The RNA shown here (small-subunit ribosomal RNA) has 1479 nucleotides and comes from an uncultured bacterium. The sequence is in RNAcentral, with records from ENA and SILVA.
[in-house]
């Protein structure tokens, strides 16, 4: 730095990552070299072999050799070493370890130097003889012998001791130095005679003890610990201080600066990160510590409580003859177990070190190499140039190419490395031997010594030959197509892909990154300013303690003067070495190695400065307080007092209701209620005044008197003189509800009853109502206890308003000024993410103190502490999410709000909803009733027309290159046309007839016939599109550019304030302007003008029997083609002098004149793959084509749009007036024909000519007279008529009979505001026929709209939002089911460390020692003595044994509550005024 909370922003704030490192491991590779480096687990058990031996120049023997000089080997004895080197990390939170000290409290073998000595004697005991025991280890018993083994004596430089003295130093105890005098202590010898040894003594070096500062991890859910505990006196004890230990005495001590118990840990230099502070960590190297199968103990020794020694105890293992013995790989190799995982039972003493020795030499798994692992760094390699026909092959294509790719092959060139020949090291210096020196050190010179190792490292030779993978390619994050799969199979660090077109699975093909490696996983550290000392925070995102006094601490005015703790400065010791840097330098480079310097930011000790901070000392007076003066107050506490209400009780008046609600009920009330009148009780609150107003720390305080009392504030300067401020722990207050214990109880009132409401309704509403609510003691001690904002002081622009004091001015109930303390409110800088906050801070600073550190589990559990309890304070983890959150911003929504609109509603006027039928769905049913359309916005829709066709469905026949396109190839000359046969029909068989151009090859056309490409699908998918449509909606709204605000999303503009049908217009405005929409331009309709008259028309003229036939005319009508007219232009009044509205005049028309076409940005994965068109998949003798019949027409049922109707505003008879269109496979006139459909006929028109063509309702006259009718016409019989191959399923239509239901249609619901509805009929398109349907056409021709509260749907503004798939949204809790962790839980298991008791081993140490004893003394000698020692006792003591408790940890039936799960059940409690406002 990035990704991830969102529709989109900004901020909080977790999660992820990309980067470095590793004693690793675990997948795929795997050529080669050099330096590293390798049991992190079981301090788990060990088989076998090495790892500490030496010395014959200390002694004796003993064997063997011998040149008889004497050698060699070594069991014993004796020295010295074995306490070094080597492993390991279990224990240990400590004087361990690390840094600086002290030791005037100490030791020290080998080794340097230096001083003195080394006399003279003694008696033994290995071993060796012989003997006994024993399986064995081993041991015993007599005998004989040396010695540098041992024991006395002598001497005594010194050393110690004790007395007396003397200097000299030190913080103190003391230390040193010196003299005298008494006591006391020593030795060992071997030799080549040159020396090595040996004894005491001082120094010295190196080691070693001990002691002190200061640093050293977590947890207070561990707060009290401690009896040798603390100290003192005396002693033991060591080397040596020390309660280290013993006896005696006092009560001490250590702890909030974390004692004490719990948990984990060797520690350091350094490693590894990191800009740095810092955080992690202690493998390899090197310091120190601890340990050696566990526990314990001592011996020896300079040094050890000893890895490879002893002893005791224990556990296990082995060996035995079952009596008894033996062991300790955490040396080195290995073995077995453990484990994801870690190597050779190797060479070699040549180096380097170490031990013994005079040395020569010996030993050394120390230590040099070797050997296995790509475990880690580093080097090199796998070839180098040339080489386009861009080979072949793969892969991907739009079929055209592109890509793999100069890549390869080819042709030229090297030979690192491998392999083969050959040479062949450095490390060696020492020792020895010869010379030279008196001798030694030392120098010269000779002859030999290499594990590694025939190795490195050189030369040659052959020849591109012997050597490349791995991961990864949706973002992040360099790198893309194809196939397959089909919410499967998978993938993933984080977001997240995968449900038929997956750059995210698998494969390939290409890229891309590294590279003998590559990922992967686990760890740490870094990005995390994500614990913030460098460097965060706390109105609202987590985070201010309810408030207040106040201990410790922390911090503190002004001015002087010492001192130096801190601070700064110089110097000096000290911070091993390696490691890290910088410079050299050695190995061909490098890693490595080696040499110097810097640096170790750190202590320590000393010299000095003295501004600050500390201190110490005497002052100030501004901070703070007193005091004196004043006035304001619902500050608290106790008494007392008082009126209105509202309840109950008495009377009294009075009569039937009252109450109560959305509407009722419960409830009261004829036993008199409610209503009203007078008295009375009683208990709570105290209306107006009241205020954004006052007091209080806070929580809270309200009638009025009074008593006691706390603070604040003004003035004043008398006093004090830093007395402050903040406060962990402490202690005190502390609504409400609730607890206790006694009162009191009017109103109100949880629970609780009843009544409503509703599906329910354990609630909202009513009617009662108990605790409470009041008092007084106690207790709880939490509240959205808020300003969600700790306390203090300091300073930083105004303005307004109040509330308490004060000054000063003025013309004084008053006003202005100016001041000090309090409470708002606007606001500028300046701070915030933003909203905001701003002298009452959330701003600049400074002190202190609480508190946060993803979301939920959870403020839950466990502990502990208070509480009567309820519960309150403290406060976790397991799991489990990738967000959870704060601020705004645009929209949708809202049973929020305002305004505005529409046949939305109201006003009216005709339907629909009930018959009957037609006609469309659903359902049923069927072989099939093909498909599709589904709320508005499917349902007389696709369908302007299903008998066959259509036809896509069924049944059954029949075809397979195919009904149709295009291309080869063969054959034929057709193709058509009549014919004749057959089949339900297509298909099929046959018979006549018959083509054209040529260079004569063949060609065009056509038909058979044959092979493959292919064709074909109304099959899927409208959720893969295109194109078309519908729908909000003909709503008025959608948007940009620039400009401005804003960190942004965004806003502004488009808001407002009038107006309109309208984002239409005006005005104003950080905005100006555009655009797509509106409107306007287009059509048509309604007036006139001009022009043009045929097929139209006919005023006048003139012909005619009629008829605009005819002539004639174009005036009128009317037809087409142009133009004009309407534009708030014009007056009035409103209005802002606007924009517009109203009126009104002319006018055919008036204020878009009606009507149409026109459909913004966009929403509905709206519909349509069956109109076409189209991508994937799918079928390919069939999902394809074709025929025949059948079905789409079905009928218990429900529903939609429709026609007739139910009648007299009618029915049924007789007579006028249209517009607009259609007509050649066609309208069809005239005449006839039939009751009638219709037939005959065929004139005339491709039409302003002819024709369909009759309009109906109307109007006048008759008639029917309230009826199932002369209404109404269905069904139904019979007989026609058309069309058409064909009216059986299944047309129309006509006559004649026949004559159903219906008598105005429940809930509910539709259309219409004017030439409109509502009524009448006419025509057209599809079409052979077939209209109630569709689209048009004119004809008669209303009624109503007061109005916008409601309903609906819309628009614009504003408001809340937990919603953005946007209310059809979200979204909470029980219960069921499944899994996961967890709390309790009778108990049960283990584990750890202390306690009390008993047992008591080996040792030491004390007494003792009747037994035993070679030295020395006494004695002739026995024998005593002196000393030792066996034994036995006592303290002390490990295990081990009993016990209760404690602390943890498993597991447990049952149970609790939590998290996660697919579309599960029940409500609907949050989010909109969420339907009761939420907490």
């Nucleotide at each position: 730095g990035a990704g991830u909370u969102u529709g989109a922003u900004c901020c909080u704030g977790g999660c992820u990552c990309a980067g470095g490192a590793c004693g690793a491991a675990c997948g795929c590779u795997g050529g080669c070299g050099g330096c590293g480096u390798g049991c992190u687990u079981a301090a788990c058990a060990c088989a076998u072999g090495c790892a500490a031996g030496u010395c014959g120049a200390a002694c004796g023997g003993a064997a063997c050799c011998u040149u008889c000089g004497g050698g060699u080997u070594u069991a014993g004895u004796g020295g010295c070493g074995a306490a070094c080197g080597g492993g390991u990390g279990a224990g240990u939170a400590a004087a361990g370890c690390g840094c600086a000290g002290g030791u005037a409290a100490u030791c020290u073998g080998c080794c340097g130097c230096a001083a003195a000595g080394u006399c003279g004697g003694g008696g033994a005991c290995a071993a060796c003889g012989u003997u006994c025991c024993g399986a064995a280890a081993g041991g015993g018993a007599c005998g004989c012998u040396a010695a540098u083994a041992c024991c006395g004596g002598a001497u005594g430089u010194u050393g110690u001791g004790u007395a007396a003295g003397g200097g000299u130093c030190g913080c103190a105890u003391g230390a040193u130095u010196u003299u005298u005098a008494c006591a006391u202590u020593a030795a060992a010898g071997a030799u080549u005679u040159a020396u090595c040894g040996c004894u005491u003594u001082g120094c010295g070096a190196g080691g070693a003890g001990c002691c002190u500062g200061c640093g050293u991890c977590c947890g207070a859910u561990u707060a009290g610990g401690u009896a040798g505990u603390u100290g003192g006196u005396a002693g033991u004890g060591u080397a040596a201080g020390a309660g280290a230990c013993u006896a005696c005495c006092a009560a001490g001590c250590c702890g909030a600066c974390g004692a004490u118990c719990g948990g984990u840990a060797g520690c350091c230099g350094g490693u590894c990160u990191g800009a740095g502070a810092g955080g992690a960590u202690g493998a390899a190297c090197g310091g120190c510590c601890a340990c050696a199968a566990u526990g314990g103990a001592a011996c020896u020794g300079a040094g050890a409580c000893a890895c490879g020694g002893u002893c005791c105890a224990u556990a296990c293992u082995c060996c035995u003859a079952c009596g008894g013995g033996a062991g300790g790989c955490a040396g080195c190799a290995g073995u077995g177990g453990g484990g994801a995982a870690u190597a050779u039972u190797c060479c070699a003493c040549a180096a380097u070190g170490g031990g013994g020795g005079a040395a020569a030499c010996c030993c050394u798994g120390a230590u040099g190499g070797a050997g296995c692992g790509a475990c880690g760094c580093c080097g090199c390699g796998u070839g180098a140039g040339u080489g386009a026909a861009g080979a072949a092959g793969g892969g991907c294509u739009u079929c055209g190419g592109c890509u793999c790719g100069u890549a390869a092959a080819g042709c030229u060139c090297u030979u690192u490395u491998a392999u083969c020949u050959c040479g062949g090291a450095c490390g060696a210096a020492u020792g020895a031997c010869c010379u030279g020196u008196u001798a030694g050190a030392c120098a010269g010179g000779u002859a030999g010594a290499g594990a590694c190792g025939g190795u490195a490292c050189g030369a040659g030779g052959u020849g591109a030959a012997u050597a490349a993978g791995c991961c990864a390619c949706g973002g992040c994050u360099a790198a893309c197509u194809a196939c397959g799969u089909g919410c499967c199979a998978g993938c993933a660090g984080c977001c997240g892909c995968g449900g038929u077109a997956a750059u995210a699975c698998g494969u390939a093909g290409g890229u891309g990154g590294c590279a003998a490696g590559c990922g992967u996983u686990g760890u740490c550290c870094g990005g995390a300013a994500u614990u913030a000392u460098u460097g965060g925070g706390c109105g609202u995102a987590a985070a201010g303690g309810g408030a207040g006094c106040g201990u410790a601490g922390a911090c503190g005015g002004c001015a002087u003067a010492g001192c130096a703790a801190g601070u700064c400065u110089g110097a000096u010791g000290u911070g091993a070495a390696a490691g890290c840097u910088c410079g050299g330098g050695g190995c061909u480079c490098a890693a490595c190695c080696c040499c110097g310097g810097a640096a170790c930011u750190g202590c320590a000790u000393u010299g000095g400065a003295a501004a600050c901070u500390g201190u110490u000392a005497g002052g100030c007076u501004c901070g703070a307080g007193u005091g004196c003066c004043g006035g304001a107050g619902g500050g608290g506490u106790g008494a007392g007092c008082g009126g209105a209400a509202u309840u109950c009780c008495u009377a009294g008046u009075g009569u039937a209701g009252c109450g109560g609600u959305g509407a009722a009920a419960u409830g009261c009330g004829u036993a008199g209620a409610u209503a009203u009148u007078a008295g009375g009780a009683a208990g709570a609150a105290c209306a107006c005044c009241a205020g954004u107003g006052g007091c209080g720390a806070a929580g809270g305080c309200g009638g009025c008197u009074u008593a006691c009392u706390g603070g604040a504030c003004g003035g004043u300067a008398a006093c004090u003189g830093a007395c402050g401020u903040u406060g962990a722990g402490g202690c005190u207050c502390g609504a409400a509800a609730g607890c206790g214990u006694g009162g009191g109880g009017a109103g109100c009132a949880a629970a609780c009853a009843g009544g409503a409401u509703u599906a329910g309704a354990u609630a909202c509403c009513c009617u009662g109502g108990u605790a409470g609510u009041c008092c007084a003691c106690g207790c709880g001690g939490u509240a959205a206890a808020c300003g969600a904002u700790g306390a203090a002081u300091a300073c930083u622009a105004g303005g307004u308003a109040u509330u308490g004091g004060g000054a000063g001015g003025c013309a004084a109930a008053g006003c202005c000024u100016u001041u000090c303390g309090g409470u708002g409110c606007c606001g500028g800088c300046g701070c915030a993410a933003a909203c905001g906050c701003a002298a009452u801070a959330a701003g600049u600073a400074u002190u202190c103190c609480a508190c946060c550190u993803g979301g939920g589990g959870a403020g839950u559990a466990c502990g502990u502490u208070c509480g009567c309890a309820a519960g309150a304070a403290u406060g976790a983890a397991a799991c489990u999410c990738a967000a959870a959150g704060g601020a705004a911003u645009u929209g949708a929504c809202g049973g929020g709000g305002a305004c505005c609109c529409g046949c939305a509603c109201a006003a009216g006027c005709g339907g629909u909803g009930g018959a009957g039928c037609a006609u469309g769905u659903g359902g049923u049913u069927u072989a099939a009733u093909u498909c599709g359309a589904a709320g508005c916005a499917a349902c007389g829709c696709g369908a302007a027309g299903a008998a066959c066709c259509u036809u896509a469905c069924c049944a059954g026949g029949u075809c397979u290159u195919g009904a149709c396109a295009u291309c080869c190839c063969c054959c034929u000359g057709a193709c058509g046309u009549a014919c004749u046969u057959g089949u339900a029909a297509c298909g099929g068989a046959g018979u006549a007839u018959u083509u054209c151009c040529u260079u004569c090859g063949g060609g065009a056309c056509a038909g058979g016939g044959g092979a493959g490409a292919c064709a074909g699908g109304u099959g899927g998918u409208g959720c893969a599109u295109g194109g078309u449509u519908g729908u909000c909606g003909u709503c008025a709204g959608c948007u940009c550019g620039u400009g401005u605000c804003g960190u942004g999303a965004g806003a502004u503009g488009u808001u407002g304030g009038g107006u309109u049908a309208a984002g239409u217009c005006c005005c104003g405005c950080a905005a100006c302007g555009a655009g797509c929409g509106c409107a306007a331009c287009c059509c048509u309709u309604a007036c006139a003008c001009u022009u043009a008259g045929u097929a139209g028309c006919c005023a006048g003229c003139g012909g005619g029997a009629a008829a605009g036939c005819c002539g004639g005319g174009c005036a009128c009508u009317c037809u087409g083609a142009g133009u004009g007219g309407a534009c708030u232009g014009c007056c009035a009044g409103g209005g802002a002098c606007a924009a517009c509205c109203u009126g009104g005049a002319g006018g055919a028309a008036g204020g878009u004149g009606g009507g149409g076409a026109u459909g913004a940005c966009g929403u509905c994965a709206a519909a349509u793959c069956a109109u076409c068109a189209u991508g994937c998949c799918c079928c390919u003798u069939a999902u394809g084509a074709u025929c025949u019949g059948g079905g789409c027409u079905a009928c218990a049922c429900a529903c939609g749009u429709g026609c007739u109707a139910c009648a007299a505003u009618g029915g049924c008879g007789u007579a006028a007036c249209a517009a607009a269109g259609g007509g050649a496979a066609g309208c069809g006139a005239a005449g006839g024909a039939g009751c009638g459909a219709u037939c005959c006929g065929g004139a005339g028109c491709a039409a302003a000519u002819c024709u369909c063509a009759a309009a109906a309702a109307u109007a006048a006259c008759g008639u029917c007279c309230c009826a199932g009718u002369u209404c109404g016409g269905a069904c139904u019989g019979c007989a026609g008529u058309c069309u058409g191959c064909a009216a059986c399923u299944c047309g129309a239509c006509u006559g004649c009979a026949c004559g159903a239901a219906g008598c105005u249609g429940g809930a509910a619901u539709c259309g219409c505001u004017a030439g409109u509805a509502a009524u009448c009929g006419c025509g057209a398109a599809u079409c052979a026929g077939c209209a109630u349907g569709u689209c048009g056409c004119g004809g008669u021709g209303a009624a109503u709209a007061c109005g916008u509260u409601c309903c609906c749907g819309g628009g614009u503004c504003u408001u809340g939002u937990a919603c953005a798939c946007a209310c059809c949204g979200c979204c909470c809790g029980u219960c069921a089911c499944a899994c996961c962790a967890u709390g309790g839980g009778a108990g049960u298991c283990g584990a750890u460390a202390a306690c009390g008791c008993c047992c008591g081993a080996a040792g030491u140490c004390a007494g003792u020692g009747a037994c035993c004893c070679a030295a020395c003394c006494u004695g002739c000698a026995a024998a005593g003595g002196a000393g030792g020692g066996a034994g036995c006792u006592g303290c002390c003591g490990a295990a081990g044994g009993c016990g209760g408790g404690a602390u943890c940890g498993g597991u447990a039936a049952c149970u609790g509550g939590g998290g996660u799960g697919a579309a599960g059940u029940c409500g609907u409690a949050a989010c909109a005024a969420g339907g009761u406002a939420c907490c």
The prediction has a mean pLDDT of 84. It matches the Rfam family "Bacterial small subunit ribosomal RNA".